[in-house]
RNA sequence: GCCAGAGUAGCUCAAUGGUAGAGCACAGCUUUCGUAAAGCUGGGGUUGCGGGUUCGAUUCCCGCCUCUGGCU
Numbered sequence: 001g002c003c004a005g006a007g008u009a010g011c012u013c014a015a016u017g018g019u020a021g022a023g024c025a026c027a028g029c030u031u032u033c034g035u036a037a038a039g040c041u042g043g044g045g046u047u048g049c050g051g052g053u054u055c056g057a058u059u060c061c062c063g064c065c066u067c068u069g070g071c072u
Base pairs, nucleotide, nucleotide: 001071002070003069004068005067006066007065010024011023012022013021018055026042027041028040029039030038048064049063050062051061052060
C1' cells in the first nucleotide's frame, strides 16, 4: 500500500428500515439469627465520528478514525 471483518450499557454480545435489549456486574428490597445462594425491582446508551438516502437509520450508501486478520 491492497483486501476482509469488527466498533452498541462498566464487561461479553443481540437487534436484517418502525419505541435500542439480554446475561454478568452495580444499587435497593424480599428471604435468613447472620452470610452466601435465590427471587423481585431499579439506575445506566449523543449505537466510534461526520455527511447522504428515507416519512423514519444500530440497520442502506460515502468519507474519516481505531482495533483484528490476511496479502504484498
This is a predicted structure of a 72-nucleotide RNA (transfer RNA) from a Planctomycetota bacterium. RNAcentral holds the sequence, with entries from ENA. Lineage of the source: Bacteria > Pseudomonadati > Planctomycetota. Its Rfam family is "tRNA". By type it is a transfer RNA.